[in-house]
Molecule: SAM riboswitch aptamer (S box leader)
Organism: chicken gut metagenome
RNA sequence: CUUAUAAAGAGCGGUCGAGGGACGGGCCCGAUGACACCCGCCAACCGGCAGAAAUGCAUGGUGGCAAAUCCCGCAGCGUGCAUACGCUGGCAGAUAAG
Numbered sequence: 001c002u003u004a005u006a007a008a009g010a011g012c013g014g015u016c017g018a019g020g021g022a023c024g025g026g027c028c029c030g031a032u033g034a035c036a037c038c039c040g041c042c043a044a045c046c047g048g049c050a051g052a053a054a055u056g057c058a059u060g061g062u063g064g065c066a067a068a069u070c071c072c073g074c075a076g077c078g079u080g081c082a083u084a085c086g087c088u089g090g091c092a093g094a095u096a097a098g
Stems, first nucleotide, its partner, number of pairs: 001098005011039001013038003019029003023073004040065003045061002048057003069092001074089006
């Protein structure tokens, strides 16, 4: 850089001890112990195995396990006097494969 995916799923375990949810705004999580790490678990993108295929299995490589990618962040449309709300498409970020 390209393509694909995202409202499903995942512990009442152990260690540690103060910040964490990418960024900005919000709103949350956290000493009733968050985050991180270990174990465990989930999923099935790549690979493997079975199959004509659909699909299945879960032993390899990743990934994931608060909240929709937690929400918005730019543009258009609709409703509304309006704060605002809804829809569509983007941006950014994430993961996989190349």